[in-house]
This is a predicted structure of a 72-nucleotide RNA (transfer RNA) from an uncultured Lachnospiraceae bacterium. It matches the Rfam family "tRNA". Its family is annotated with triplet codon-amino acid adaptor activity in the Gene Ontology. By type it is a transfer RNA. The sequence was found in a public genome assembly.

Order: sequence, then structure tokens, then C1' cells
RNA sequence: GCCGACGUGGCUCAACGGCAGAGCAGCUGAUUUGUAAUCAGCAGGUUGCCGGUUCGAAUCCGGCCGUCGGCU
Repeated sequence: GCCGACGUGGCUCAACGGCAGAGCAGCUGAUUUGUAAUCAGCAGGUUGCCGGUUCGAAUCCGGCCGUCGGCU
């Protein structure tokens, strides 16, 4: 330099055009003599950035940035 994949809560990942969810972690409460475990609840996201398509975009298209892999 060229090609490809990926980028979503603190972490690991769903959602394949129609309200952004789960597990773990965090906080509160219950339980316990206490801790852990368990149970109930709560909070946490302008979906990497900028444009475009569409009635409607995390999802489709273009550019850029980043990570990973391959080729030379």
C1' cells in the first nucleotide's frame, strides 16, 4: 500500500428496517449473629464520528477514525 471482519451500558454479547435488551459487575432492600450465597427491585446507552437513503436506521449506502486478521 491492497483486501476482509468488527466497533452497542463498566465488561462479555444480543437485537438482521418499526419502543435498544440479556448475563456479569454496581446500588438499595429482604434473608443471616455477621459475611458470602440466594431472592426482589433500581440505576446505567445521544448504538465510534460525519453525511446520505427511507414515513421510519443500531440495522442499508458513502467517507473518516479505531481494533483485529490476511496479502505484498